RNA sequence: AUUUUCCUCGCGGGAGAGAGCCGGGUUUAGCCCGGUCGCCGAAGGAGCAAUGUCCCGGAAACUCUCAGGCACCCCGGACCGCUUGGAAAAC
Repeated sequence: AUUUUCCUCGCGGGAGAGAGCCGGGUUUAGCCCGGUCGCCGAAGGAGCAAUGUCCCGGAAACUCUCAGGCACCCCGGACCGCUUGGAAAAC
């Protein structure tokens, strides 16, 4: 110098699911709080296959929904693209 893996700064893209019902705030709400039923999976979390060293170990965008979320907007958002800074390994 190059390549690979991991972490990280910033920017961009980024889905799903009830404007449910009842009560209160408030008097009207798509707002806020509480209750209740229904749902979503792509923060996080949990569970497992095969290979194997087979008591063990071992994934996920699979499964579960504890948490979180469910009109639009906002926020969040796995993952992806570009990028900043680093760590490790190979050479």